[in-house]
Context: one part of a larger RNA
């Protein structure tokens, strides 16, 4: 040194693209670097192993032999790995024909509702609560009808439904654009998997500049409640919420479950394809076969809860991470940021 783990006990980076590196399908031939065998050299002494001797024995110790190495040279072996070369098509990618979708960006349009403004009707209340009060209202409110303005969000459809790598995405049309799936087996011929760094994306809040502001609403003011009320409830209300551009880079960024591939009983619902068959053919049903999203469950796993082909089962490859609690995700240093702060990350001490 060969360790054990990561759904909930400490532990999967928030998510992707991808560099180095690690790993890599199938057949033939070559090579012989790894690998294996033999041999030569070397591997001081002590130590270790064996044999034997000396102290009465042992420890200790003398003598002889041996082992001991990511060592070097030579000779040989060629299954596996590597390298070179020539092929293959089962991985991967492409072509062709289709399909579904709130996937992304831009732009235009629509109706409902709230608020405000103008006008009509109309008169004393209205609003709000557990009950009230603050508030609004005879300068005419609330209610109701007509017209107008503006901002934000899109009821029903809507689903355990769909799409996306994640964050996330929901009215309708158009433009630009990413991905997935199915069928075919026409093309390329291992072009693959993972991915330290790096780069990009990344809810909400927050920041900068400019705009916008209907509703909601931190802060703030007021009314209540209460022993008090810094709250919960009520009346107001500024930032903000919205848009453009640029930052920030975090989250219970969760499936608290990294990615890829293979294998391992079934049952059932649902979404999108394809093929065949049937029917009282805008369609529906059955069977088969793919891709998703759910529920239950065998084996197995698991401390239990539970997981169970969407694995937490059985294996392989690669990355990340954990190593008692507190101190502390803190200090210091570095780095990024306009700032807020982010990332990296201890120790003393203590239990």
């Nucleotide at each position: 040194c060969u360790g054990g783990g990561c759904g909930u006990a400490a532990a999967g980076c928030g998510c992707g693209u991808g560099u180095a590196g690690g790993u890599g399908g199938u057949u033939g031939c070559g090579u012989a670097a790894g690998u294996c065998a033999c041999u030569u050299g070397u591997g001081a002494a002590a130590g270790c192993c064996c044999a034997u001797g000396g102290c009465u024995a042992a420890a200790c110790u003398g003598u002889g032999g041996g082992a001991g190495g990511u060592c070097a040279g030579g000779u040989g072996a060629u299954a596996c790995u590597g390298c070179g070369u020539a092929g293959c098509u089962a991985g991967a990618g492409g072509g062709u024909a289709g399909u579904a979708g709130a996937g992304g960006g831009g732009u235009g349009c629509g109706g409902a509702a709230u608020u405000c403004c103008g006008g009509g009707u109309g008169u004393a209340g209205u609003g709000g609560u557990g009950a009230a009060a603050u508030g609004c209202g005879u300068a005419g409110a609330u209610a109701u009808c007509c017209g107008g303005a503006g901002g934000a969000a899109c009821a029903c459809c809507a689903g355990a439904g769909g799409c996306g790598a994640a964050g996330g995405c929901g009215g309708c049309g158009c433009c630009c654009u990413g991905g997935a799936c199915u069928a075919u087996a026409c093309c390329u011929g291992a072009c693959a998997c993972u991915g330290a760094g790096a780069c990009g994306c990344g809810a909400a809040a927050g920041c900068a500049u400019g705009g916008g502001u209907a509703g909601c609403g931190a802060a703030c003011g007021g009314g209540a409640u209460u022993a008090g009320a810094g709250a919960c409830c009520c009346c107001g209300g500024u930032a903000g919420u919205c848009c453009a551009u640029g930052c920030c880079g975090u989250a219970a960024a969760c499936g608290a479950u990294g990615c890829a591939c293979a294998c391992u009983a079934g049952a059932u619902g649902u979404u999108c394809g394809u093929a065949u068959g049937g029917c009282a053919c805008u369609g529906c049903c059955a069977u088969a076969u793919g891709a998703g999203c759910g529920u239950c469950g065998c084996a197995g796993c698991a401390a239990a809860c539970g997981c169970g082909a969407u694995a937490a089962g059985u294996g392989u490859g690669c990355c990340g991470c954990c190593u008692g609690g507190g101190g502390a995700g803190u200090a210091c240093g570095g780095u990024c940021g306009c700032a807020a702060g982010g990332c990296u990350a201890a120790a003393a001490c203590u239990c």
Overview: Small-subunit ribosomal RNA, central domain from an uncultured bacterium, 351 nucleotides, folded computationally. Its Rfam family is "Bacterial small subunit ribosomal RNA".